[in-house]
Molecule: transfer RNA
Organism: Bacteroidota bacterium
């Protein structure tokens, strides 16, 4: 330098235009002599930034930072 693909909770991922979710993790509380395990409730998010489209954007579209894949090129 060219294309591609990814960017959602602390983590690891689901959701793909109409009220953001699951596991795990963290806090409470039940239980136990005491932890672990198990059960119940809870906290946690500008959906990477901006910008357009649309009544209505996490999702469509541009741009742009980030990760990572291929190719070429020099060394």
């Nucleotide at each position: 330098a060219a294309g591609c693909u990814c960017g959602u909770a602390g983590c690891u991922c689901a959701g793909u235009g109409g009220u953001a979710g699951a596991g795990c993790c963290c806090u409470u509380c039940a239980u136990u002599g005491a932890u672990a395990a198990u059960g119940a409730a809870g906290u946690g998010g500008u959906c990477a930034a901006a910008g357009g489209u649309u009544c209505a954007a996490u999702u469509c579209c541009u741009u742009u930072c980030u990760a990572g894949c291929u190719u070429a090129c020099c060394a």